Lysine riboswitch aptamer from Lederbergia citrea, 188 nucleotides, folded computationally.
The coordinates come from a structure-prediction model, not an experiment, and the mean pLDDT is 76.
RNA sequence: AAAAACGAUAGAGGUGCAAACCAUCAAUAGUAAAAAUCUGGAGAAGAAGGGCUUCAAUGACAGAUUUCGAAAGGGAAGGUUUGCCGAAGUGGAAAAAGGGGCCCCUUCCUAUUUUUCGCUGGUCCUGAGUUUAAGAAAUGCAGGAUUGUCAAAACGGAGAAAUGCCGUUUUGGAGAGCUAUCUCAUGU
Numbered sequence: 001a002a003a004a005a006c007g008a009u010a011g012a013g014g015u016g017c018a019a020a021c022c023a024u025c026a027a028u029a030g031u032a033a034a035a036a037u038c039u040g041g042a043g044a045a046g047a048a049g050g051g052c053u054u055c056a057a058u059g060a061c062a063g064a065u066u067u068c069g070a071a072a073g074g075g076a077a078g079g080u081u082u083g084c085c086g087a088a089g090u091g092g093a094a095a096a097a098g099g100g101g102c103c104c105c106u107u108c109c110u111a112u113u114u115u116u117c118g119c120u121g122g123u124c125c126u127g128a129g130u131u132u133a134a135g136a137a138a139u140g141c142a143g144g145a146u147u148g149u150c151a152a153a154a155c156g157g158a159g160a161a162a163u164g165c166c167g168u169u170u171u172g173g174a175g176a177g178c179u180a181u182c183u184c185a186u187g188u
Stems, first nucleotide, its partner, number of pairs: 003186001007182005014085001016084007024076002034067006043055003047106001049104004088120009098110003121147007129139002149173009
C1' cells in the first nucleotide's frame, strides 16, 4: 500500500409482504334461532364418571311438517393509512391462559401469547389433499412458468489493458443470501 473474516449502517427484487379502517358485493341460507302441529315417552344442559344448579309427564332429548327468518368469523375487487424486505407464512415441541351452566378429574373443540428447532428468495398457474358452509380463500406436497440475486462457462461490447465493467445465453445455489459504505481481527 492493496485485500479482508466477524460486526455495524443503509438499500434492491414487485401483481412484493403484513396490519388497521371505510363502504360495496357474493356466499353463509331459506341454514341457525323462534313459533305452531304431530310422533315419541324420560331425561337434557360438548364426551365419560361423580356432585351441584336450572329445565322437564302442564311432555325433556330426538325426529318430521309448516310459518317466520338472521348474524359473526372468513372471501372478492376498490380506496385510505401505517409498519416493513424472513418482509411474512408454515410444521414440530414446550409453557401460559380465555371460552364451551358451576365444581373435581380425564379428555375434546376453539381463538390467543411466549420460547425453541426446522422449511420456504418473490409472484403466478396446474394436480390431488388438509381446513372451511364453500366452486372462494389459505395452506403443505409435486410439477411448470416467470422474475430478482450470486457463482461458473461461452459469445459480444467499451477500454491502453486487466481475473475488473456492461449485455445476452446455458447450468447451478439459496435470504444465516445479495449490493453499497464504514470499521477491523487476520495473512501476504